[in-house]
Context: one part of a larger RNA
RNA sequence: CGUGGAUACUUGAGGGGAGUUUUCUCUAGUACGAGAGGACCGAGAAGAACAGACCUCUGGUCUACCAGCUGUUCCGCCAGGAGCACCGCUGGGUAGCUAUGUCUGGAAUGGAUAAGCGCUGAAAGCAUCUAAGCGCGAAGCCAACCCCAAGAUUAGGUAUCAAAGAUUCCCUGAAGACUACAGGGUUGAUAGGCUCUAGGUGUAAGUCCGGUAACGGAUUGAGCCGAGGAGUACUAAUUAUCGUUCUUG
Numbered sequence: 001c002g003u004g005g006a007u008a009c010u011u012g013a014g015g016g017g018a019g020u021u022u023u024c025u026c027u028a029g030u031a032c033g034a035g036a037g038g039a040c041c042g043a044g045a046a047g048a049a050c051a052g053a054c055c056u057c058u059g060g061u062c063u064a065c066c067a068g069c070u071g072u073u074c075c076g077c078c079a080g081g082a083g084c085a086c087c088g089c090u091g092g093g094u095a096g097c098u099a100u101g102u103c104u105g106g107a108a109u110g111g112a113u114a115a116g117c118g119c120u121g122a123a124a125g126c127a128u129c130u131a132a133g134c135g136c137g138a139a140g141c142c143a144a145c146c147c148c149a150a151g152a153u154u155a156g157g158u159a160u161c162a163a164a165g166a167u168u169c170c171c172u173g174a175a176g177a178c179u180a181c182a183g184g185g186u187u188g189a190u191a192g193g194c195u196c197u198a199g200g201u202g203u204a205a206g207u208c209c210g211g212u213a214a215c216g217g218a219u220u221g222a223g224c225c226g227a228g229g230a231g232u233a234c235u236a237a238u239u240a241u242c243g244u245u246c247u248u249g
Stems, first nucleotide, its partner, number of pairs: 001151001005161006014148004020048007032037001050105005058099004065092005070085006109143003116136004165242002169185005190236003193232005199225003206219005
């Protein structure tokens, strides 16, 4: 830009992906075989690698969430802290992101076939799977399973609306380079704040008690806390624009 209005839901021409395999048990120590050995067919179980999704579990990370520790400078000193030292070092760790973690998948089935095996059957009184005709037959082919898909210019369909709808802008996001996409914009829980809570760390400071002191105990599962959950308009989502009703009908 087209598909000549808009929104939502779709059909599927066509394209892509997947397609793997091992071991064990039963059938059955059966058929077969002198024995040694040892099945087809069929039924079931557990795996490997690969692929997709996810984070409940097991772990990893979690650059400032909590605690501990060292040196030094500073907050006048003590106490308590702040800066710097690879995030200063160490021990943990929510959300998120993750694999080595968890779940799922390959299938079944149908159609047409390959090699091959056949039926009927002439040419060629016989024979012959083939010449006419018919049947079976693969992890392969076409469907079936998953994904994309109407620029499929053959531009499809259905429903609803038509005083429809869309956008800039703003608040944002498990969406994201930008854009796009998704949610929200006071008729509001979209983000922040606040309150409660999950969860993390692990018993704050101050005071009191015991001890000469280092330190221990009580207040106290305390204090603090990034992303999780819920509630709450306190703060910020102000105001506007295009389009439509005129040649889309």

Predicted 3D model of a 249-nucleotide part of an RNA (large-subunit ribosomal RNA, domain VI) from a Candidatus Portnoyibacteriota bacterium. Its mean pLDDT, the model's own confidence on a scale to 100, is 87. Lineage of the source: Bacteria > Bacteria candidate phyla > Candidatus Portnoyibacteriota. Its Rfam family is "Bacterial large subunit ribosomal RNA". Its family is annotated with ribosome and structural constituent of ribosome in the Gene Ontology.